[in-house]
Molecule: SAM riboswitch aptamer (S box leader)
Organism: Heliomicrobium modesticaldum
RNA sequence: CUCUUAUCAAGAGUUGGUGGAGGGACUGGCCCGAUGAAGCCCGGCAACCAGCAGGUUUUUCCUGCAUGGUGCCAAUUCCUGCAGGGGAAACCCUGAAAGAUAAGAC
Numbered sequence: 001c002u003c004u005u006a007u008c009a010a011g012a013g014u015u016g017g018u019g020g021a022g023g024g025a026c027u028g029g030c031c032c033g034a035u036g037a038a039g040c041c042c043g044g045c046a047a048c049c050a051g052c053a054g055g056u057u058u059u060u061c062c063u064g065c066a067u068g069g070u071g072c073c074a075a076u077u078c079c080u081g082c083a084g085g086g087g088a089a090a091c092c093c094u095g096a097a098a099g100a101u102a103a104g105a106c
Stems, first nucleotide, its partner, number of pairs: 002105007013042001016041003022032003026081001028079002043073003048069003051065005077098001082095005
């Protein structure tokens, strides 16, 4: 990098430190940002994998813990891009695609 499976409407610093101008994948929007962006540290959230402890129908499944491996901490994955449906319109709904994360495969 590619493929497979699962998930993506919840949650996480109303003055934490550092840092200094950018950030929200991409397109078009719309936003966030010197009342301080990204990054890093600390803190936190969650519970995908491993681990541990219960329960359970051998295989499995459920519950809990949060020790290890990730992940995440503005806005639904911020909306959107393709297709379908509803509507006079504004706009709304559904499914893909794309993206993200985890686990596995080559």